[in-house]
Predicted 3D model of a 470-nucleotide part of an RNA (small-subunit ribosomal RNA, 3' major domain) from an uncultured bacterium.
Context: one part of a larger RNA
RNA sequence: UGACGGGGACCCGCACAAGCAGCGGAGCAUGUGGUUUAAUUCGAAGCAACGCGAAGAACCUUACCAGGACUUGACAUCCCUCUGAAAGCCGUGAUAACGAUCGGCCCUCUUCGGACAGGGGUGACAGGUGGUGCAUGGUUGUCGUCAGCUCGUGUCGUGAGAUGUUGGGUUAAGUCCCGCAACGAGCGCAACCCUUAUCAUUAGUUGCCAGCAUUUAGUUGGGGACUCUAAUGAGACUGCCGGUGACAAACCGGAGGAAGGUGGGGAUGACGUCAAAUCAUCAUGCCCCUUAUGACCUGGGCUACACACGUGCUACAAUGGAUGGUACAGCGAGCAGCAACCCCGCGAGGGCAAGCGAAUCUCUCAAAGCCAUUCUCAGUUCGGAUCGUUCUCUGCAACUCGAGAGCGUGAAGCCGGAAUCGCUAGUAAUCGUGGAUCAGCACGCCACGGUGAAUACGUUCCCGGGUCUU
Numbered sequence: 001u002g003a004c005g006g007g008g009a010c011c012c013g014c015a016c017a018a019g020c021a022g023c024g025g026a027g028c029a030u031g032u033g034g035u036u037u038a039a040u041u042c043g044a045a046g047c048a049a050c051g052c053g054a055a056g057a058a059c060c061u062u063a064c065c066a067g068g069a070c071u072u073g074a075c076a077u078c079c080c081u082c083u084g085a086a087a088g089c090c091g092u093g094a095u096a097a098c099g100a101u102c103g104g105c106c107c108u109c110u111u112c113g114g115a116c117a118g119g120g121g122u123g124a125c126a127g128g129u130g131g132u133g134c135a136u137g138g139u140u141g142u143c144g145u146c147a148g149c150u151c152g153u154g155u156c157g158u159g160a161g162a163u164g165u166u167g168g169g170u171u172a173a174g175u176c177c178c179g180c181a182a183c184g185a186g187c188g189c190a191a192c193c194c195u196u197a198u199c200a201u202u203a204g205u206u207g208c209c210a211g212c213a214u215u216u217a218g219u220u221g222g223g224g225a226c227u228c229u230a231a232u233g234a235g236a237c238u239g240c241c242g243g244u245g246a247c248a249a250a251c252c253g254g255a256g257g258a259a260g261g262u263g264g265g266g267a268u269g270a271c272g273u274c275a276a277a278u279c280a281u282c283a284u285g286c287c288c289c290u291u292a293u294g295a296c297c298u299g300g301g302c303u304a305c306a307c308a309c310g311u312g313c314u315a316c317a318a319u320g321g322a323u324g325g326u327a328c329a330g331c332g333a334g335c336a337g338c339a340a341c342c343c344c345g346c347g348a349g350g351g352c353a354a355g356c357g358a359a360u361c362u363c364u365c366a367a368a369g370c371c372a373u374u375c376u377c378a379g380u381u382c383g384g385a386u387c388g389u390u391c392u393c394u395g396c397a398a399c400u401c402g403a404g405a406g407c408g409u410g411a412a413g414c415c416g417g418a419a420u421c422g423c424u425a426g427u428a429a430u431c432g433u434g435g436a437u438c439a440g441c442a443c444g445c446c447a448c449g450g451u452g453a454a455u456a457c458g459u460u461c462c463c464g465g466g467u468c469u470u
Stems, first nucleotide, its partner, number of pairs: 005470001007469007015459002019423002022420001026314008034305002042053002064300005070294001073125001077124002080121004088098001105114002127289002130287003136283002138278003141274001143272001148187006154163003167178003193266004198234007208223002212221002237260001240254005316416001320375007332363003337356002342351003382413001387408007429451007
């Protein structure tokens, strides 16, 4: 000087408390451990690994295993040399044998020659998802969006260092004010950026429809008022008033206002910590392999299953299940695509085929909700696992190992021990919708809107953090 303390003082955070809904019990999905296996490829390991890399393992992917085949190689550059490239057939395929074919460009136009490309041979070399993240770059997590971390000059101290950065107030904040041997400055904080909430102006098509006509329908004429769209502006600054305060910073209350004290949300992550993670995104030193640790193909595996754990989904029912009717979104996506209407099918879906590279057309009927009817507390008209069977779709191909539909089957489960997680407002809870990846496959992830709470006395205690002091 730091770190630590079951030392002290002060402060903060869904940290506790107050509440709401969960997890832990059941079934299933998914990841991990373990076990098994020819292989179950590899990595991630308290918080900060475990629906993580993987925004999608049937083949491919694929790195793993078995078998079969290759050795200048699947891929790159160069030297030398020879040479007119590519169908087809056998085979699971790679590949081997067989085998067809006489010129794409330039040129003195011919048998020469040249260049490019292809094939064979030769050698330099290629190649490695092999090792080391404790040799590294880059990137990332984390403490933590916590309020801190430092420097120059000066001063003090023999010096390490201190001061500034401490103190009195205040703040979300080392935020600001006052004081002070300090005076200034930098990286952080804040602001500048995006979005959302209000208004104005400009612009009205593919959007809108108040008044005027018109229609089944904003459909058409028409209109720019309104909604909306998207560009430019305005608006919020403790600016105004009162009180408290030290005449300060600021705090409390009020007015006006769509919005009030950082308005809500996002992006933004200081110096550093963990030899944190990644050599399997990529790059890269060194080491290692070089007829194999490289490369190709077929099939299998990554999907195994006495078990253990994490994260989710569905439930255990009446605030509900079922049937019928009926209402209201937003974000998005679309040409190897989204696909109306119509017809067929109980349905998944199929057929035909308009429109749309989209404010025009399509995906696209939102669902909870509301109105009726029924069930009447049961392992049930709850619950849907599992299994049987018949089909649909994608795709060379659904056996290992896809998703979906119909009929039948109808398991556990009656609210979950110890323990434990999330959340303070348009939040939790609940309800659907869209997208990326993607031929197909979503209970995951990312986004979107609908309905919409309870509680917070407070800081003694648990956890984490900050400042001063010891």
Its mean pLDDT, the model's own confidence on a scale to 100, is 85.